The RNA shown here (FMN riboswitch aptamer (RFN element)) has 129 nucleotides and comes from Pelotomaculum sp. PtaU1.Bin035. Rfam family: FMN riboswitch aptamer (RFN element). Gene Ontology term of the family: FMN binding. It was read from a public genome assembly, where an Rfam model found it.
[in-house]
RNA sequence: UUAUACCUUCAGGGACGGGUGCAAUUCCCUACCGGCGGUGUGGCGCGAGCCGAGCCCGCGAGCCCUUUAAGGGUUGAUCCGGUGAGAAGCCGGGGCCGACAGUAAAAGUCUGGAUGGGAGAAGGUUGAG
Numbered sequence: 001u002u003a004u005a006c007c008u009u010c011a012g013g014g015a016c017g018g019g020u021g022c023a024a025u026u027c028c029c030u031a032c033c034g035g036c037g038g039u040g041u042g043g044c045g046c047g048a049g050c051c052g053a054g055c056c057c058g059c060g061a062g063c064c065c066u067u068u069a070a071g072g073g074u075u076g077a078u079c080c081g082g083u084g085a086g087a088a089g090c091c092g093g094g095g096c097c098g099a100c101a102g103u104a105a106a107a108g109u110c111u112g113g114a115u116g117g118g119a120g121a122a123g124g125u126u127g128a129g
Stems, first nucleotide, its partner, number of pairs: 001128002005125006017029003031109002033098002035059004042051003054096002062074005078094005100112003
């Protein structure tokens, strides 16, 4: 430096305040939140490099089907303006989306499966050159 196998650790946030009601953090008003990898007309840095998308591409959990192992399927949501040669990614503004089960009443935010699983991240060991 590179490849393989293995090990360890880590790996999800959010109902303030109010209305109705017998009852709602579930409805209404309002508030709040944004997993992982990639891309990245941008930003920072002398440089190496670092940061930069919930709604662009892919993945994960979840859900469904078959099942010995395991495999297959499914899986939400973005427009306008600006700059520019070029914007899905930058700047400004508006909009939209969010598994399953439970519940005194319908849940992205409460409780539960879950001290689980996991995309993956970091470090280490080993082999080869």
Model confidence (mean pLDDT): 79 of 100.